[in-house]
Context: one part of a larger RNA
Molecule: small-subunit ribosomal RNA, 5' domain
Organism: metagenome
RNA sequence: GGACGAACGCUGGCGGCGUGCUUAACACAUGCAAGUCGAGCGGCAGCGCGGGGCAACCUGGCGGCGAGCGGCGGACGGGUGAGUAACGCGUAGGAAUCUACCCAGUAGCGGGGGAUAGCCCGGGGAAACUCGGGCUAAUACCGCAUACGCACUAAGGGGGAAAGCCGGGGACCGCAAGGCCUGGCGCUAUCAGAUGAGCCUAAGUCGGAUUAGCUAGUUGGUAAGGUAACGGCUUACCAAGGCGACGACGGGUAGCUGGUCUGAGAGGACGACCAGCCACACUGGGACUGAGACACGGCCCAGACUCCUACGGGAGGCAGCAGUGGGGAAUAUUGCGCAAUGGGCGAAAGCCUGACGCAGCGACGCCGCGUGGGGGAUGACGGCCUUCGGGUUGUAAACCUCUUUCAGCAGGGACGGAGUUGACGUGUACCUGCAGAAGAAGCGCCGGCUAACUACGUGCCAGCAGCCGCGGUAAUACGUAGGGCGCAAGCGUUGUCC
Numbered sequence: 001g002g003a004c005g006a007a008c009g010c011u012g013g014c015g016g017c018g019u020g021c022u023u024a025a026c027a028c029a030u031g032c033a034a035g036u037c038g039a040g041c042g043g044c045a046g047c048g049c050g051g052g053g054c055a056a057c058c059u060g061g062c063g064g065c066g067a068g069c070g071g072c073g074g075a076c077g078g079g080u081g082a083g084u085a086a087c088g089c090g091u092a093g094g095a096a097u098c099u100a101c102c103c104a105g106u107a108g109c110g111g112g113g114g115a116u117a118g119c120c121c122g123g124g125g126a127a128a129c130u131c132g133g134g135c136u137a138a139u140a141c142c143g144c145a146u147a148c149g150c151a152c153u154a155a156g157g158g159g160g161a162a163a164g165c166c167g168g169g170g171a172c173c174g175c176a177a178g179g180c181c182u183g184g185c186g187c188u189a190u191c192a193g194a195u196g197a198g199c200c201u202a203a204g205u206c207g208g209a210u211u212a213g214c215u216a217g218u219u220g221g222u223a224a225g226g227u228a229a230c231g232g233c234u235u236a237c238c239a240a241g242g243c244g245a246c247g248a249c250g251g252g253u254a255g256c257u258g259g260u261c262u263g264a265g266a267g268g269a270c271g272a273c274c275a276g277c278c279a280c281a282c283u284g285g286g287a288c289u290g291a292g293a294c295a296c297g298g299c300c301c302a303g304a305c306u307c308c309u310a311c312g313g314g315a316g317g318c319a320g321c322a323g324u325g326g327g328g329a330a331u332a333u334u335g336c337g338c339a340a341u342g343g344g345c346g347a348a349a350g351c352c353u354g355a356c357g358c359a360g361c362g363a364c365g366c367c368g369c370g371u372g373g374g375g376g377a378u379g380a381c382g383g384c385c386u387u388c389g390g391g392u393u394g395u396a397a398a399c400c401u402c403u404u405u406c407a408g409c410a411g412g413g414a415c416g417g418a419g420u421u422g423a424c425g426u427g428u429a430c431c432u433g434c435a436g437a438a439g440a441a442g443c444g445c446c447g448g449c450u451a452a453c454u455a456c457g458u459g460c461c462a463g464c465a466g467c468c469g470c471g472g473u474a475a476u477a478c479g480u481a482g483g484g485c486g487c488a489a490g491c492g493u494u495g496u497c498c
Stems, first nucleotide, its partner, number of pairs: 001498004006494005013369006019362002021327001026325003030322003035072003040069002043065002047063003050059003079280003088205002091202004097197002102193001105190005110144001112142002119134006150159001152157001164185006172179002206252001213243003218240008255277004259270004282303005305316004333359001335358003341355001342353004372402004382393004406439001408434005416424001442487005447468003453482005463470002
């Protein structure tokens, strides 16, 4: 000198764009953050309509729809950095794999069955919830048939699928529903793609030797098991290997990267925001479901903690968004909206979305703008200094004249949207008009380094200080004032890095 997710002191006009718990991965009140589909199903709790009834009420007939069965999604998106020195990450390769939804190809969707929620009846419980009996549906579940392709094989053969729903319609059949034909959405098998993911290898990836030896599934083989898949991944048996001063093992520290800061570069330091990868979700362990998890807002067990309880037993997990306590030098609103972009579900309308888009707060940062422009000497008053002549503040002010950015008031008024869709914004940006210099300057420093000097006070006191050093009676170094220098909505200080 540059830099910062900064903090502190003094000061503070406006706007744009960014950015904001670096500490306790401390504990959390409250609300919200993941649902959706009635065009899968049986139904009808509630609302509206229709029908019946004098009424109470009855009626799924219609719009729809709570709960339930079922499907897809909850493995994405969002958070955090605890752990991890590791194939975790980055780079370059590899072969023994899986991949829902999506795209392309091929082939198919025939015929049956038994249940079970909901509902009804009954029981237990304070609650959370739960048990028994009875009825019922499906794109839920299970056989059978068929098998181009698939997979097994001892090559003879044996094995394995599926589901329907919605719309349109002439003849024919049917009392009707419908059959039948047709379109769409779906379903099954397999192949290929795309995307995503798992795995392996090489070399790279902090400091310490006051850590020198480490290792029994350890290293390799055979066989079996297991996995989507290779593999000592697991087990049995056999062999005795494997790693290490090119730093093993143990201890410390740490998420890694694209990048960021600095530097002429080489390098050094860092890894906040944004983006990629990884890890974690109260702590530890475990599996279930599933295409995908060992699963933040799923389950089970154990533990600590908090809460409810009728004392028998239960409930919970903000490192999601806001917010609270606490810690701290220190870090924001319990805001608006799904209008846009994106995501989930749905045929769609649409629903959900604290992702996101916006708004709020903070000079926290960067950038831009303003606090007026011109004229104005008798160099006014006042202040300060003075050799008492004057000098200086200083064209500064007053005064004259001009302008009106920003803020203010009034009028007009978009883009963002293909649309009767706009939170922002009962009108934003922007444009026009109005009034009036009107509402808007501070902070640090002035001994040398280093740009800027006098007076008074003080008297090794009070104090200053980055280094050298100032102060003991004329202090340009302390304090105040005047003046000056520097930067400016900031200026200084502290911390940290180069």